[in-house]
Molecule: c-di-GMP-I riboswitch aptamer
Organism: Deltaproteobacteria bacterium
RNA sequence: CAAAGAAAAGAGCAAACUAAUUGAAAAAUUAGGACGCAAAGCCACCGGCCUACGUUUGUAGAAUACGGCAGCGGGGUCACCUAU
Numbered sequence: 001c002a003a004a005g006a007a008a009a010g011a012g013c014a015a016a017c018u019a020a021u022u023g024a025a026a027a028a029u030u031a032g033g034a035c036g037c038a039a040a041g042c043c044a045c046c047g048g049c050c051u052a053c054g055u056u057u058g059u060a061g062a063a064u065a066c067g068g069c070a071g072c073g074g075g076g077u078c079a080c081c082u083a084u
Stems, first nucleotide, its partner, number of pairs: 003084001004082002012037002017032006035071001041077003045074003048069003054064004
């Protein structure tokens, strides 16, 4: 430096749910709370998924991201410990 994640140490994050706030919604933020996580740190670049204010349309449902999800996968980037 690279790969890997047994045992351990020190740390870290925080699902569902509840409350408040923001938002058209999806969802986000904060507080509580822990299902889990060795990148569950960060980045929407690729695929995927969610939503559809607005727009388009045959007016009935569709379609659509410029909105989201990094705790869906890939990729990029940075990082703690250690048998090997």